The RNA shown here (transfer RNA) has 72 nucleotides and comes from a Candidatus Parvarchaeota archaeon. Model confidence (mean pLDDT): 81 of 100. Its Rfam family is "tRNA". Its family is annotated with triplet codon-amino acid adaptor activity in the Gene Ontology. The organism belongs to Candidatus Parvarchaeota, within Archaea.
C1' cells in the first nucleotide's frame, strides 16, 4: 500500500431508516435468624472521530482513528 471484518452502558453484547436496549456488574428495597440465592426497582450512553444524504441516521455514503484477519 490494497481488501474484508469490528467499534453501542463498567464488562459481554443486540438493535426494518422512526422511543438506544439485555444479560452480567452497581446501587436501593423485598424475602431469610445472617450471608448467598431469589424478587423488584434505579442509576449509567456525544452509539470511535468528522462530514454528507434524509422528514428522521447507531443503521445509508465518504473521509480519517483504532483493533483483528487476508493479499502483495
Nucleotide at each position: 500500500g490494497c481488501c474484508u471484518c469490528g467499534a453501542u452502558a463498567g464488562c459481554u453484547c443486540a438493535a426494518c431508516g422512526g422511543c438506544a436496549g439485555a444479560g452480567c456488574a452497581u446501587u436501593u428495597g423485598g424475602c431469610u435468624g445472617u450471608u448467598a440465592a431469589c424478587c423488584a426497582a434505579a442509576g449509567g450512553g456525544u452509539u470511535g472521530c468528522a462530514g454528507g444524504u434524509u422528514c428522521g441516521a447507531a443503521u445509508c455514503c465518504u473521509g480519517c482513528u483504532c483493533g483483528a484477519g487476508g493479499c502483495g